[in-house]
Molecule: transfer RNA
Organism: uncultured bacterium
RNA sequence: GCGGGCAUGGUUUAGUGGUAGAACACGUCCUUGCCAAGGAUGAGAUUCGGGUUCGAUUCCCGGUGCCCGCA
Numbered sequence: 001g002c003g004g005g006c007a008u009g010g011u012u013u014a015g016u017g018g019u020a021g022a023a024c025a026c027g028u029c030c031u032u033g034c035c036a037a038g039g040a041u042g043a044g045a046u047u048c049g050g051g052u053u054c055g056a057u058u059c060c061c062g063g064u065g066c067c068c069g070c071a
Base pairs, nucleotide, nucleotide: 001070002069003068004067005066006065007064010024011023012022013021018054026042027041028040029039030038047063048062049061050060051059
């Protein structure tokens, strides 16, 4: 230099053209003499820019970062 893959709460991840779910972690409450465990509830995310579309996390183009291969 060329090609391919990946990017979603703090972490690990699911998902699909119609406003994103789970687990752990975190906050509050309940239970307990205390801790742990358990239960209820809450906050928190689609890597960035542009395009297509009535509507984009999803499709297209480009950028960035990481990984793999070729040279």